[in-house]
Context: one part of a larger RNA
RNA sequence: GGAUGAACACUGGCGGCAUGCUUAACACAUGCAAGUCGAACGGGAAACAUGAGAAAUGGUAUUUAUAGUGGUGGACGGGUGAGUAACGCGUAAGAACCUGCCCUUGGGAGGGGAACAACAGCUAGAAACUACUGCUAAUACCCCAUAAGCUGAGGAGCAAAAAGAGGAAUCUGCCCGAGGAGGGGCUCGCAUCUGAUUAGCUAGUUGGUGAGGCAAUAGCUUACCAAAGCGAUGAUCAAUAGCUAGUUCAAGAGGAUGAUCAGCCACACUGGGACUGAGACAUGGCCCAGACUCCUAUGGGAGGGAGCAGUGGGGAAUUUUCCGCAAUGGGCGAAAGCCUGACGGAGUAAUGCCGCAUGGAGUUCGAAGGCCCAUGAGUUGUGAACUUCUUUUCUCGGAGAAGAAGCAAUGAUGAUAUCGGGGAAUAACCAUCAACUAACUAUGUGCCAGCAGUGGCUGUAAUAUAGAGGAUGCAAGCGUUAUUU
Numbered sequence: 001g002g003a004u005g006a007a008c009a010c011u012g013g014c015g016g017c018a019u020g021c022u023u024a025a026c027a028c029a030u031g032c033a034a035g036u037c038g039a040a041c042g043g044g045a046a047a048c049a050u051g052a053g054a055a056a057u058g059g060u061a062u063u064u065a066u067a068g069u070g071g072u073g074g075a076c077g078g079g080u081g082a083g084u085a086a087c088g089c090g091u092a093a094g095a096a097c098c099u100g101c102c103c104u105u106g107g108g109a110g111g112g113g114a115a116c117a118a119c120a121g122c123u124a125g126a127a128a129c130u131a132c133u134g135c136u137a138a139u140a141c142c143c144c145a146u147a148a149g150c151u152g153a154g155g156a157g158c159a160a161a162a163a164g165a166g167g168a169a170u171c172u173g174c175c176c177g178a179g180g181a182g183g184g185g186c187u188c189g190c191a192u193c194u195g196a197u198u199a200g201c202u203a204g205u206u207g208g209u210g211a212g213g214c215a216a217u218a219g220c221u222u223a224c225c226a227a228a229g230c231g232a233u234g235a236u237c238a239a240u241a242g243c244u245a246g247u248u249c250a251a252g253a254g255g256a257u258g259a260u261c262a263g264c265c266a267c268a269c270u271g272g273g274a275c276u277g278a279g280a281c282a283u284g285g286c287c288c289a290g291a292c293u294c295c296u297a298u299g300g301g302a303g304g305g306a307g308c309a310g311u312g313g314g315g316a317a318u319u320u321u322c323c324g325c326a327a328u329g330g331g332c333g334a335a336a337g338c339c340u341g342a343c344g345g346a347g348u349a350a351u352g353c354c355g356c357a358u359g360g361a362g363u364u365c366g367a368a369g370g371c372c373c374a375u376g377a378g379u380u381g382u383g384a385a386c387u388u389c390u391u392u393u394c395u396c397g398g399a400g401a402a403g404a405a406g407c408a409a410u411g412a413u414g415a416u417a418u419c420g421g422g423g424a425a426u427a428a429c430c431a432u433c434a435a436c437u438a439a440c441u442a443u444g445u446g447c448c449a450g451c452a453g454u455g456g457c458u459g460u461a462a463u464a465u466a467g468a469g470g471a472u473g474c475a476a477g478c479g480u481u482a483u484u485u
Stems, first nucleotide, its partner, number of pairs: 001485004006481003010477001013356006019349002021314001026312003030309003035072003040069002043066001045064003049060002052057001079267003088192001090190002093187002097184003102180007110144004119134003149158003163172003194238002200230003205227008242264003246257004269290005292303004320346001322345003328342001329340004359389004369380003394422003398419002403413001430473004435454002440469002443466002450457002
């Protein structure tokens, strides 16, 4: 000199684009962040219409909203970096695997049955919730049949299905195969920080056989057998740490770093476990134990922000309990659509980068005041004033977008951007001035008060302290501190 997710002192006009708990993976009030499908199913409810009846009422059709059964999603998206020195990541390969939705393609869907919610009745409880009896539907469940598949040396054995909508054509779904795409699991070569004041480490340990297990290979697990395996090319142990594309400094070599954005991994109050499922050992699912918080009728229950806002705490230090699904994307649905704190936006902070302004031109006495002074002068200084011009910004409020893809409709942003009227009006600081280092005088002080990055300055003429005048540098910033090169 450069750089920063910076902080602090002083100061502060506007716009665009970015960025914003680096500390306590500390504790959390409140609201929202994952639903959707009535074109899978039975019910009950409401509204309107119609018509029956003397009325109560019940029937039919349509629409709306739905608790329950069922399907699908919830394994994505969003957050964080605690753990991890590891096939975790990076890179280059491999073989013994799985794959919902999607694409291509070959076949198929015949016959029957029994239940369980909802509902009704009833039981227990403060509540959370729950026991029993009875009824019922299905794309929920089961049986038989069939089979290009699977298993098997062979004989042979085993395995499936569901309907819905429409006046219809037909469309959407269901089951069994084959191939693909995308996704995932596994193995391996190389590479990946410090310490030897850590030198020996390991018994499922290393290998084999049998068995089990998995989607799959495998001591993955187990019984037996053998005694191996790793290590100064640093094992083991300890400390630290998410890794990378990148970012930053440097001419380069190289050093430092891993915020935002993108890829991978790990985690979800702490520890453990499985269930469901194509996929989880599952952040807003379940069970157990623990700590903590809350409710309670003391018998028992409820909770998990490292999602978005927000609160307390910690800290030098980091924002709104905002608007909208209009766009992009995602889930469900035949669709209309619903949901979406992803996302799109606004708000906030000079936190950063970039751009613009605080006026332009002309002209005079070289004004007043300040400072200095040799009493002439010099300087502040073309600076102010004065004349004229302009309107970025500012202010007023008449008009007013693009982003919308489309037949049409649909804009949160947004009373926005932009256009129009007015008038120089609303807008300059901070640090430094002995040398390094651009910029000097007078006064106060008198080894005091103080300055200081380094050497150093100050004891009565201080260009080094303090304020003043002037000057220099930078500029909506400037200086200091911290870290790094």

Background: RNAcentral holds the full RNA, with entries from SILVA. The part of an RNA shown here (small-subunit ribosomal RNA, 5' domain) has 485 nucleotides and comes from Solanum clarkiae. It matches the Rfam family "Bacterial small subunit ribosomal RNA". Lineage of the source: Eukaryota > Spermatophyta > Pentapetalae > asterids > Solanum.